A computed fold for a 477-nucleotide part of an RNA from Agrococcus terreus, annotated as small-subunit ribosomal RNA, 3' major domain. Its Rfam family is "Bacterial small subunit ribosomal RNA". Its family is annotated with ribosome and structural constituent of ribosome in the Gene Ontology.
Context: one part of a larger RNA
RNA sequence: UGACGGGGGCCCGCACAAGCGGCGGAGCAUGCGGAUUAAUUCGAUGCAACGCGAAGAACCUUACCAAGGCUUGACAUAUACGAGAACGCGCUGGAGACAGCGAACUCUUUGGACACUCGUAUACAGGUGGUGCAUGGUUGUCGUCAGCUCGUGUCGUGAGAUGUUGGGUUAAGUCCCGCAACGAGCGCAACCCUCGUCCUAUGUUGCCAGCACGUCAUGGUGGGAACUCAUGGGAUACUGCCGGGGUCAACUCGGAGGAAGGUGGGGAUGAGGUCAAAUCAUCAUGCCCCUUAUGUCUUGGGCUUCACGCAUGCUACAAUGGCCGGUACAAUGGGCUGCGAUACCGCGAGGUGGAGCGAAUCCCAAAAAGCCGGUCUCAGUUCGGAUUGAGGUCUGCAACUCGACCUCAUGAAGUCGGAGUCGCUAGUAAUCGCAGAUCAGCAACGCUGCGGUGAAUACGUUCCCGGGCCUUGCACA
Numbered sequence: 001u002g003a004c005g006g007g008g009g010c011c012c013g014c015a016c017a018a019g020c021g022g023c024g025g026a027g028c029a030u031g032c033g034g035a036u037u038a039a040u041u042c043g044a045u046g047c048a049a050c051g052c053g054a055a056g057a058a059c060c061u062u063a064c065c066a067a068g069g070c071u072u073g074a075c076a077u078a079u080a081c082g083a084g085a086a087c088g089c090g091c092u093g094g095a096g097a098c099a100g101c102g103a104a105c106u107c108u109u110u111g112g113a114c115a116c117u118c119g120u121a122u123a124c125a126g127g128u129g130g131u132g133c134a135u136g137g138u139u140g141u142c143g144u145c146a147g148c149u150c151g152u153g154u155c156g157u158g159a160g161a162u163g164u165u166g167g168g169u170u171a172a173g174u175c176c177c178g179c180a181a182c183g184a185g186c187g188c189a190a191c192c193c194u195c196g197u198c199c200u201a202u203g204u205u206g207c208c209a210g211c212a213c214g215u216c217a218u219g220g221u222g223g224g225a226a227c228u229c230a231u232g233g234g235a236u237a238c239u240g241c242c243g244g245g246g247u248c249a250a251c252u253c254g255g256a257g258g259a260a261g262g263u264g265g266g267g268a269u270g271a272g273g274u275c276a277a278a279u280c281a282u283c284a285u286g287c288c289c290c291u292u293a294u295g296u297c298u299u300g301g302g303c304u305u306c307a308c309g310c311a312u313g314c315u316a317c318a319a320u321g322g323c324c325g326g327u328a329c330a331a332u333g334g335g336c337u338g339c340g341a342u343a344c345c346g347c348g349a350g351g352u353g354g355a356g357c358g359a360a361u362c363c364c365a366a367a368a369a370g371c372c373g374g375u376c377u378c379a380g381u382u383c384g385g386a387u388u389g390a391g392g393u394c395u396g397c398a399a400c401u402c403g404a405c406c407u408c409a410u411g412a413a414g415u416c417g418g419a420g421u422c423g424c425u426a427g428u429a430a431u432c433g434c435a436g437a438u439c440a441g442c443a444a445c446g447c448u449g450c451g452g453u454g455a456a457u458a459c460g461u462u463c464c465c466g467g468g469c470c471u472u473g474c475a476c477a
Stems, first nucleotide, its partner, number of pairs: 001477002004473002007471007015461002019424005026315008034306002042053002064301007073124001077123008089102005106113002126290002129288003135284002137279003140275001142273001147186006153162003166177003192267004197235007207224002211222003238261001241255005304443001317417001321376007333364003338357002343352003383414001388409007430453007
C1' cells in the first nucleotide's frame, strides 16, 4: 500500500421488511448429471453451466458409431509428360459411394489450341485432432457500481502520501465550502434513439367534420385538407417562478402554472481492473500430433436410450370456474420457390380452385381475456387431460427407429404442495391473446418482440446478502 475481520462509523440496492404471484408435491416438455450403448459427437459446471452454443438433429445438418470405398485426394495453387473436348444422357451391377458398357458431342490454317476432365509424378492439400494454462479477437461477471489515474508542486531516507481526506449535499469523485496543494484525463451527467404535449409543411394506398350522390350495408363515389394518422421540420422542463429550511452556498421540502417537475418513462452507452473466468467447435493463430488416415466419399444407425437425481418451463388440481350460443375492441410484424380472399367439398386436420397483392391498397387475420344469455352445483365431477387403441390429413426421395396436426374411443396422476426458495415498486406484478426469426415439415410449452385488462405494499434499516467511503486491528501478500 492492499486484502481480510462472526472490528467500528456513515450510505445504497426488491438486500431485508410490507405486499402480490410462483417454484419445491402431480403429469408432460426441454436441458444437465448418472447409468446404458457399437455410438449415445463436442463444449458450458456456484452466483456468472443446466429451454446455454442450438434463431429448428427423420436424410442432410453431423463433428459420433458400424459397414463399404478413395489416396495429389471432397477443396486451392503450380509444374512436367501422356490421353481425351468438357458438362450431361441411357442401360447393367450395387445399400449407395462407385464400377462397367453404349450413344451423342468444341474450334481448327489438320501443326495444334483455350477452358475442362482423366492417368502418372512432385511440391502440397486436408484435420470440428491437442493445448483458451502459448495467443489475437469476442464475451460473461463484480456493475451502469462510482470509482480509476496522471502532470507539476509539497511531505517522507524509502515503499509511498497529499490531491481523492474533512463539513454539507447528490442517483453520481454530483455540486458547494474548507484545506499544501493547483490543475488535468478516463468514467458520472449531457449530446443519440424512442414514448408522452403542442405548432407547422405535405396529403396517398391513410382520414371524413361540413356539402352533395348512391347503397340492404360500407369513405362506396364527387369532393374536402378540418380531425385521426403517417412522414419531415420546430417548440417545450431550466429548480426558470413563489414560500419554508440551509453557511443565505451547494442543495432540500412545499406550492403555482403545465401534457409532462426536479434524471419525465424506456433504450443504446459498461472507466481502470478482478476471476490463468468462457471460447483453438464462429473466425484467426504459435507449437505439438495424423498423412492408404485423426483426411475424404457413401449407406444405415446414433445425437430421441432410461432404475434414478437436479434445473428451467407448460398444463392443472376448478364455480373469480368448465362447456354451449351470440357479440365488441388492438398493436408489432411477415408475404413472389411467397401470402393466398370469396366460393364449393370434408365433423375436422385439410382439399379443389384461384380473385387480389412485391403490399398505409391485397392476404396471413379468428385477436383472446371481456360483455350478454343458457347449462353444470362441489363430485376425482360436464374439473383435469397424461396414456393407449383405431381411422385419417399434411410436408418431404423417405415419417420404422424418429414429425406435426385432426376425428372417434380411452380417460392416469392431481383436491394447492415439507424443509426451503425465486420474481416483482406502476402501466410494474399478475393475467390474456397476437406476430416474427430459424424453417420443406416440426417435437416452440422455448426465444425475441407486440398490444389488451390491470392491482397490492414499502412503518422502517435492527437483522440476512451484495456493494461504496472513512477508520481500526492484523501472525496474510

About this RNA:
The RNAcentral record of the full RNA draws on ENA and SILVA. Model confidence (mean pLDDT): 84 of 100.